Overview
Predicted 3D model of a 509-nucleotide part of an RNA (small-subunit ribosomal RNA, 5' domain) from a metagenome. The coordinates come from a structure-prediction model, not an experiment, and the mean pLDDT is 82.
Context: one part of a larger RNA
RNA sequence: GAAUGAACGUUGGCGGCGUGGAUUAGGCAUGCAAGUCGAGCGGAAAGGCCCCGCAAGGGGUACUCGAGCGGCGUAAGGGAGAGUAAUGUGCAGGUACCUACCCUGGGGUUUGGGAUAGCUGCUGGAAACGGCAAUUAAUACCAAAUAAUGUCCCCGGACCAAAGGUGUGAUUCCGCCCUGGGAGGGGCCUGCAUCCUAUUAGCUAGUUGGUGGGGUAAAAGCUUACCAAGGCAAAGAUGGGUAGCGGGUGUGAGAGCACGACCCGCCUCACUGGGACUGAGACACUGCCCAGACACCUACGGGUGGCUGCAGUCAAGAAUCUUCGUCAAUGGGGGAAACCCUGAACGAGCGACGCCGCGUGUGGGAUUGACGGCCUUCGGGUUGUAAACCACUGUCGGAGGGGACGGAAUGCCAUGGGGUUCUCCUCAUGGCUUGACCGAUCCUCGGAGGAAGUACGGGCUAAGUACGUGCCAGCAGCCGCGGUAAUACGUACCGUACGAACGUUAUUC
Numbered sequence: 001g002a003a004u005g006a007a008c009g010u011u012g013g014c015g016g017c018g019u020g021g022a023u024u025a026g027g028c029a030u031g032c033a034a035g036u037c038g039a040g041c042g043g044a045a046a047g048g049c050c051c052c053g054c055a056a057g058g059g060g061u062a063c064u065c066g067a068g069c070g071g072c073g074u075a076a077g078g079g080a081g082a083g084u085a086a087u088g089u090g091c092a093g094g095u096a097c098c099u100a101c102c103c104u105g106g107g108g109u110u111u112g113g114g115a116u117a118g119c120u121g122c123u124g125g126a127a128a129c130g131g132c133a134a135u136u137a138a139u140a141c142c143a144a145a146u147a148a149u150g151u152c153c154c155c156g157g158a159c160c161a162a163a164g165g166u167g168u169g170a171u172u173c174c175g176c177c178c179u180g181g182g183a184g185g186g187g188c189c190u191g192c193a194u195c196c197u198a199u200u201a202g203c204u205a206g207u208u209g210g211u212g213g214g215g216u217a218a219a220a221g222c223u224u225a226c227c228a229a230g231g232c233a234a235a236g237a238u239g240g241g242u243a244g245c246g247g248g249u250g251u252g253a254g255a256g257c258a259c260g261a262c263c264c265g266c267c268u269c270a271c272u273g274g275g276a277c278u279g280a281g282a283c284a285c286u287g288c289c290c291a292g293a294c295a296c297c298u299a300c301g302g303g304u305g306g307c308u309g310c311a312g313u314c315a316a317g318a319a320u321c322u323u324c325g326u327c328a329a330u331g332g333g334g335g336a337a338a339c340c341c342u343g344a345a346c347g348a349g350c351g352a353c354g355c356c357g358c359g360u361g362u363g364g365g366a367u368u369g370a371c372g373g374c375c376u377u378c379g380g381g382u383u384g385u386a387a388a389c390c391a392c393u394g395u396c397g398g399a400g401g402g403g404a405c406g407g408a409a410u411g412c413c414a415u416g417g418g419g420u421u422c423u424c425c426u427c428a429u430g431g432c433u434u435g436a437c438c439g440a441u442c443c444u445c446g447g448a449g450g451a452a453g454u455a456c457g458g459g460c461u462a463a464g465u466a467c468g469u470g471c472c473a474g475c476a477g478c479c480g481c482g483g484u485a486a487u488a489c490g491u492a493c494c495g496u497a498c499g500a501a502c503g504u505u506a507u508u509c
Stems, first nucleotide, its partner, number of pairs: 001509004006505005013358006019351002026314003030311003035072003040069002043065002047063001048061005079269003088194008097186003102182008110144004120133005150159003164174002195241003202232003207229008244266004248259004271292005294305004322348001324347003330344001331342004361392004372383004396450001398445005406437001411432009453498005458479003464493005474481002
């Protein structure tokens, strides 16, 4: 000098774009953060509509829909960096493998069956939550048939599936089953690179290799029995310490050194430890089971919970924000769609935390350079055209009013045309419709009015005088100042630098 996720002191007008729990991966009140589908199913708790009834109430309908069965999603998105020195990451390769939804090729979608939740009745419990009986449906479950382009094979053969819905009407729309290919995603393996320490020198029995069995989607001591005695290491094994890695960031002429906030990719974690289930995918942040610590409820028998999601709270700390708005856009999940959900996201709020821009006025104004302040050789000098005064302007801010553009792309309905098709797709025309937020700019009012500080002035280093103090009080980055004339302490005036900031501290180069 440059830089920072900074903090502290003094000061503080406006806007844009960014950015903000770095410490206790400490504990958490409250609300929200993952649902959706009635065009899969039996249905009807609530509302609407219809009928009966004076009313209470009852019945129907399925516009709609609570709970339930079922499907898809909940493995994404969002957070954090505890662990990890290699089961990670980066670069370059490999293959013994898997892949729901999506695209594409081929083929199929036949016949039956038994349950179970819901509902009803009885019943246990303080609650959480249950138990028994009877009964019912399906795209839930099971069986049979069919069987190759699939699987196995001793090459003779053997084996494996399905579900319907909408609609007047379906091989045509949405689905279902088998199989080939693709895309995107993942699993596993190899080489090289990847911090400090030898005041850590030896480490290793599933250890290194083989065979048989098992296991996985898949190679493999992955696992097991037996056999052999190997394997690693001074080019640093093993141990200890520290640490997520990269794209990148800071600095520097570069080489390098230091770092890894925000954003993107990968990895890992989800109160602590362990485990599996379901599933295409998890050993699963807001799923399950067990153990533990902690906290809460309890009728003492027993239960409930997990903010390292968004806000918010306490603690600790030098220190880090709103218990905000909207799904309008982008994206995600479900749905045929309308639509619903979405603390992802988009916006707003707070903080000079950073960068950038603008303003705090402009011109004139001295033959008395006003008053005041400071200094003085008492003559005056300086503050200083600065003020006053005169003439203007109207940025920003304030008050009132109008409001473009952006955010909007869609979506629905009707008619007509085309695609073998009144259900689908697409095109054209017409109508209707969706805005959280932002707010250019213009008009009116008003009037210089509301808007300047901080550090420094001995040398390095731009900028000096007076008074006070008297090795005291104090200053200080280094040299050093202060013991009675201090340009170095404190105050005043003046000056210098930067300026909505200026200094200090910490850290990196």
RNAcentral holds the full RNA, with entries from SILVA.